[in-house]
Molecule: SAM riboswitch aptamer (S box leader)
Organism: Flagellimonas pacifica
RNA sequence: UUGUUAUCAAGAAAGGUGGAGGGAUUGGACCCUGUGAAGCCUUAGCAACCCUUUACUUAUAAAGAAGGUGCUAAAUUCUACCUUAAUCGGAGAUUCGGUUUGGGAAGGAUAACAU
Numbered sequence: 001u002u003g004u005u006a007u008c009a010a011g012a013a014a015g016g017u018g019g020a021g022g023g024a025u026u027g028g029a030c031c032c033u034g035u036g037a038a039g040c041c042u043u044a045g046c047a048a049c050c051c052u053u054u055a056c057u058u059a060u061a062a063a064g065a066a067g068g069u070g071c072u073a074a075a076u077u078c079u080a081c082c083u084u085a086a087u088c089g090g091a092g093a094u095u096c097g098g099u100u101u102g103g104g105a106a107g108g109a110u111a112a113c114a115u
Base pairs, nucleotide, nucleotide: 002114003113004112005111006110007109008108013043014042015041016040017039021032022031023030026080027079028078029077044072045071046070049068050067051064052063053062054061055060076107081104082103083102085100086099087098088097089096090095
């Protein structure tokens, strides 16, 4: 780098440095930010993928947190593509469009394994 699988509405912040942006990308919406953004460092915490222990034929379940990652505003911030249902409107023999809601896909993030 690429592939496979799993998860993504829960949870968890202070200090230092820095000095204007940030929320992955594009459009739109919304939000955070000089009461100090991103990045970097330290400490703390959350979670439990890998991991450890126990039970078990396996699947799996329970407990744990030393170590490897990850994470610590808002649902992966929301939306865009497909679609169920409800509703409104236009046209008129079966469609088009809007709004709300649910589901799915795509993209993205993280882990484990393979490459």